[in-house]
RNA sequence: CUUAUCAAGAGUGGUGGAGGAACAGGACCUGCGAAGCCACGGCAACCCCCCGAAUGGGAAAGGUGCCAUUUCCUGCGACGAAGUCGAGAGAUGAG
Numbered sequence: 001c002u003u004a005u006c007a008a009g010a011g012u013g014g015u016g017g018a019g020g021a022a023c024a025g026g027a028c029c030u031g032c033g034a035a036g037c038c039a040c041g042g043c044a045a046c047c048c049c050c051c052g053a054a055u056g057g058g059a060a061a062g063g064u065g066c067c068a069u070u071u072c073c074u075g076c077g078a079c080g081a082a083g084u085c086g087a088g089a090g091a092u093g094a095g
Base pairs, nucleotide, nucleotide: 001095002094003093004092005091006090011040012039013038014037015036019029020028023075024074025073026072041067042066043065046063047062049058050057051056071089076086077085078084079083
C1' cells in the first nucleotide's frame, strides 16, 4: 500500500507498583491495586487442515489475534432533531 472484519464471545493467579482505554474532548475503569511482564485457562476462527464444483460446511493440533465499557461515545459529511447511513482515523488478519 491492497483487501476482509470490527453490536457477538472469552479470566484467574503471581509479579509489579500508578496509571489505563491509539490521539483530542467527554463520560468511564483503577490502591477492593492501573499499565507492563510471567504462568495457566478461555474465546474466536483470519491463515493453515478436512469435505465440496461453488456461495458454503466442519475441525481446532499449529501461526497470529483477542478475553471492562459497541472500536466506550463523539470527532468529517448527508438527511430538519432524535437517529440512521457513509467517510476518515484506529485495531486485527491475509497478501